Predicted 3D model of RNase P RNA and transfer RNA as a complex of 489 nucleotides. It holds a member of the Rfam family "Bacterial RNase P class A". The family's RNA type in Rfam is ribozyme. The coordinates come from a structure-prediction model, not an experiment, and the mean pLDDT is 77.
RNA sequence: CAGCUGGACCGGACGGUCGCUUUCGGCGCUUUCGGGCGUCGGGGGAGGAAAGUCCGAACUCCGCAGAGCAGUGUGCCGGAUAACGUCCGGGAGGCCGGGUUCAAGCCCGGUCGACGGAAAGUGCCACAGAAAACAUACCGCCUCAGCCUUCACGGGCCGGGGUAAGGGUGAAAAGGUGCGGUAAGAGCGCACCGCCGCGGCAGUAAUGUCGCGGGCAGGGCAAACCCCACACGGAGCAAGACCAAAUAGGGAGGAAGUUCGCGGCUUGGAAACAGGCCACGGACACGUGCCGGCUCGGUGCGUCAAACCUUCGGGUAGGUCGCUAGAGCCGCGCAGCGAUGCGCGGCCCAGAGGAAUGGCCGUCCAGCAGGAGCAAUCCCGCGGACAGAAUUCGGCUUACAGGUCCGGCUGCCAC
RNA sequence: GGCGCGGUAGCCAAGUGGUAAGGCAUGGGUCUGCAAAACCCAUAUCGGCGGUUCGAUUCCACCCCGCGCCUCCA
Numbered sequence: 001c002a003g004c005u006g007g008a009c010c011g012g013a014c015g016g017u018c019g020c021u022u023u024c025g026g027c028g029c030u031u032u033c034g035g036g037c038g039u040c041g042g043g044g045g046a047g048g049a050a051a052g053u054c055c056g057a058a059c060u061c062c063g064c065a066g067a068g069c070a071g072u073g074u075g076c077c078g079g080a081u082a083a084c085g086u087c088c089g090g091g092a093g094g095c096c097g098g099g100u101u102c103a104a105g106c107c108c109g110g111u112c113g114a115c116g117g118a119a120a121g122u123g124c125c126a127c128a129g130a131a132a133a134c135a136u137a138c139c140g141c142c143u144c145a146g147c148c149u150u151c152a153c154g155g156g157c158c159g160g161g162g163u164a165a166g167g168g169u170g171a172a173a174a175g176g177u178g179c180g181g182u183a184a185g186a187g188c189g190c191a192c193c194g195c196c197g198c199g200g201c202a203g204u205a206a207u208g209u210c211g212c213g214g215g216c217a218g219g220g221c222a223a224a225c226c227c228c229a230c231a232c233g234g235a236g237c238a239a240g241a242c243c244a245a246a247u248a249g250g251g252a253g254g255a256a257g258u259u260c261g262c263g264g265c266u267u268g269g270a271a272a273c274a275g276g277c278c279a280c281g282g283a284c285a286c287g288u289g290c291c292g293g294c295u296c297g298g299u300g301c302g303u304c305a306a307a308c309c310u311u312c313g314g315g316u317a318g319g320u321c322g323c324u325a326g327a328g329c330c331g332c333g334c335a336g337c338g339a340u341g342c343g344c345g346g347c348c349c350a351g352a353g354g355a356a357u358g359g360c361c362g363u364c365c366a367g368c369a370g371g372a373g374c375a376a377u378c379c380c381g382c383g384g385a386c387a388g389a390a391u392u393c394g395g396c397u398u399a400c401a402g403g404u405c406c407g408g409c410u411g412c413c414a415c
Numbered sequence: 416g417g418c419g420c421g422g423u424a425g426c427c428a429a430g431u432g433g434u435a436a437g438g439c440a441u442g443g444g445u446c447u448g449c450a451a452a453a454c455c456c457a458u459a460u461c462g463g464c465g466g467u468u469c470g471a472u473u474c475c476a477c478c479c480c481g482c483g484c485c486u487c488c489a
Stems, first nucleotide, its partner, number of pairs: 001411010012364007020045011047386001051397002054395005059236004071232005076090005091115001093112008116227002121225002123221003138167002140163005146157004175193006194216001195214008240321004250312005257284005263278006285303007328347008365384001367382002370379003416485007425439003433469001441457005462478002465475002
């Protein structure tokens, strides 16, 4: 210097002009006196992810004696935190590189991950393979009996036994490496490594380490059921609270009726007859409208709850609150390896609700292409990603042009 | 804005750890003088990308797309 990669941060700047939204103040108009509209001036106005809605909380409403079951989630240890599946530190493990050992292994560096239990039980392990979990004998190796063959050594066939070293299958084959041993082999014996049990020491713990004992039992899968430990009531700001129009619907209340006749239906009864309901007509009475200034009078309608009038509550549209001063932001100091906590000082930083945060111009800053020049540099053109608050926070995940700073690895050049 | 459900061939769909059923449609063939019907054959990166596992449509995580519900009374 280039490439790859890890972490932190920024993610266009300034000015002008025309708008949008919110808030404060002045003025004008209007008002049902709450306010509304217009205009002028001042202040504020998207993000690192505002996104996905994947976790955790605040807040609100509903539910709730207590306990258990079921269900869901989390899962090495310690810490941080309001809480978390997040973060920090540590442990053990996998992978890569280097060193070392006859080898297994061990040591060093880097990096990665959802990392309780497979010795409680159940289940699964296709195909291939002899065998896939009470181990097993296909080939091979060794050995024995019989038969055949050969002059002989030996070879072949068949059967019995031994053998997990070798081959082959598979993702996985019943501890590994080396030496001894054996008919051939084998933890059969030994050394080292691994494993199991017991104990000591170190550590808050996970765990590490040392000693003794045991030839080794217990394959994998729990992001299969499950077991163990811990946690968890449900819904979500369209939560929820207040004010409340028109229309429809619900509840309560208010006002004036008796009688006669005819008809129909019906109940009781043998019938006569008696009772009930409905409709129509007449008389009088009452209420009310009209004619009228009032009374009389005339006339229309109504008279037992349909309509009408009064009133009450729920509640829709609409309005107000919830709504943004908060687990808040910035700086400094202290404690801590760190996440983070504490103290001091300073600051106020969207709050709309079919939903504002934008457009244009100029100068500059990155970047890219072209031209001129040995070069520094100059000229001209293009041109700035992902994305868009909706109750509010803490995280995770995903998207992202370009740039700055710090670090790691590799390569090249110079000294 | 909040909450829930789904994605398998052109269409409808079964399968939920071990080769991805079936029907319709489409194309090819057999049969026929030609057709229809019938019969045979063909057609799948299981929405995408990672992880767990020997092995993933299936189990887990993250994205993409589609659909539904959300004042009160009745």